Purine riboswitch aptamer from Peribacillus asahii, 102 nucleotides, folded computationally.
Its Rfam family is "Purine riboswitch aptamer". Rfam describes the family as follows. Riboswitches are metabolite binding domains within certain messenger RNAs that serve as precision sensors for their corresponding targets.
The sequence was found by an Rfam model in a public genome assembly.
The model forms 100% of the base pairs in the Rfam consensus.

[in-house]
RNA sequence: UUAAAUAAUAUUUAGGUAUCUCAUAUAAUCAAGGGAAUAAGGCCCAAAAGUUUCUACCCAAUGACCGUAAAUCAUUGGACUAUGAGUAAAGUAGCUGACCAC
Repeated sequence: UUAAAUAAUAUUUAGGUAUCUCAUAUAAUCAAGGGAAUAAGGCCCAAAAGUUUCUACCCAAUGACCGUAAAUCAUUGGACUAUGAGUAAAGUAGCUGACCAC
RNA backbone atom coordinates (compact mmCIF):
# COMPACT_ATOMS: atom_id res chain seq x y z
C1' U A 1 0.00 0.00 0.00
C1' U A 2 -3.96 -3.30 -2.99
C1' A A 3 -7.82 -6.98 -2.69
C1' A A 4 -10.87 -10.32 0.04
C1' A A 5 -12.93 -12.19 4.59
C1' U A 6 -15.18 -11.49 9.53
C1' A A 7 -14.13 -11.83 14.70
C1' A A 8 -15.52 -5.20 12.06
C1' U A 9 -12.58 0.67 12.94
C1' A A 10 -8.50 -4.02 13.76
C1' U A 11 -7.24 -8.49 12.92
C1' U A 12 -6.54 -12.54 9.41
C1' U A 13 -5.32 -14.36 4.47
C1' A A 14 -3.15 -13.55 -0.35
C1' G A 15 -0.31 -9.96 -3.07
C1' G A 16 2.52 -5.43 -4.57
C1' U A 17 6.92 -1.98 -3.92
C1' A A 18 12.50 2.91 -5.37
C1' U A 19 14.93 4.12 -10.11
C1' C A 20 15.86 3.65 -15.20
C1' U A 21 15.26 1.21 -20.18
C1' C A 22 12.33 -1.36 -23.71
C1' A A 23 7.73 -3.54 -25.63
C1' U A 24 2.27 -3.46 -26.12
C1' A A 25 -2.10 0.12 -25.86
C1' U A 26 -3.00 5.28 -28.50
C1' A A 27 -2.24 7.87 -33.32
C1' A A 28 -1.31 12.36 -26.32
C1' U A 29 -5.90 10.95 -31.95
C1' C A 30 -10.80 11.96 -33.52
C1' A A 31 -15.55 14.41 -32.85
C1' A A 32 -21.94 15.41 -32.82
C1' G A 33 -23.47 20.02 -30.89
C1' G A 34 -23.10 25.21 -28.78
C1' G A 35 -20.53 29.88 -28.48
C1' A A 36 -16.26 33.35 -29.96
C1' A A 37 -12.20 36.04 -33.04
C1' U A 38 -11.09 38.02 -38.12
C1' A A 39 -4.66 38.88 -41.51
C1' A A 40 -2.09 42.50 -34.65
C1' G A 41 -7.36 36.82 -35.92
C1' G A 42 -7.80 31.62 -36.44
C1' C A 43 -10.15 30.56 -29.85
C1' C A 44 -13.46 28.44 -25.80
C1' C A 45 -17.02 24.68 -23.82
C1' A A 46 -18.02 19.70 -25.04
C1' A A 47 -21.66 14.37 -25.59
C1' A A 48 -19.69 10.20 -28.22
C1' A A 49 -15.77 7.12 -30.61
C1' G A 50 -10.82 5.07 -30.14
C1' U A 51 -7.48 0.52 -26.17
C1' U A 52 -8.59 -7.70 -25.13
C1' U A 53 -7.24 -1.41 -20.88
C1' C A 54 -7.82 1.87 -15.65
C1' U A 55 -6.55 6.78 -16.50
C1' A A 56 -5.35 10.60 -19.81
C1' C A 57 -6.59 12.97 -24.31
C1' C A 58 -2.72 18.45 -23.12
C1' C A 59 1.65 22.21 -23.85
C1' A A 60 5.02 24.72 -27.09
C1' A A 61 7.05 25.98 -31.86
C1' U A 62 7.09 26.47 -37.29
C1' G A 63 4.63 26.85 -41.85
C1' A A 64 0.35 27.05 -45.05
C1' C A 65 -4.38 29.00 -46.09
C1' C A 66 -8.53 32.28 -45.64
C1' G A 67 -8.58 39.57 -48.86
C1' U A 68 -12.72 40.32 -44.04
C1' A A 69 -16.12 35.59 -44.87
C1' A A 70 -16.86 31.33 -42.04
C1' A A 71 -14.16 27.86 -42.05
C1' U A 72 -9.43 26.02 -40.95
C1' C A 73 -5.06 22.70 -42.56
C1' A A 74 -0.10 20.50 -42.15
C1' U A 75 4.48 19.42 -39.68
C1' U A 76 7.93 19.03 -35.46
C1' G A 77 9.29 18.42 -30.25
C1' G A 78 7.73 17.29 -25.27
C1' A A 79 4.04 13.24 -21.07
C1' C A 80 1.01 10.53 -17.96
C1' U A 81 -1.48 5.93 -17.14
C1' A A 82 -2.33 0.29 -17.50
C1' U A 83 0.10 -4.36 -18.46
C1' G A 84 4.59 -7.29 -19.48
C1' A A 85 10.00 -7.95 -19.67
C1' G A 86 14.74 -6.38 -18.18
C1' U A 87 17.58 -3.45 -14.83
C1' A A 88 17.91 -2.54 -9.88
C1' A A 89 17.91 1.05 -4.72
C1' A A 90 17.76 0.60 0.81
C1' G A 91 18.02 -2.62 5.30
C1' U A 92 19.22 -7.37 7.84
C1' A A 93 21.55 -12.18 8.02
C1' G A 94 24.73 -15.96 6.06
C1' C A 95 28.61 -17.89 2.78
C1' U A 96 33.02 -17.27 -0.35
C1' G A 97 37.27 -14.58 -2.04
C1' A A 98 40.90 -10.55 -1.83
C1' C A 99 43.60 -6.97 1.03
C1' C A 100 45.36 -4.89 5.75
C1' A A 101 46.73 -5.49 10.99
C1' C A 102 48.18 -8.73 15.04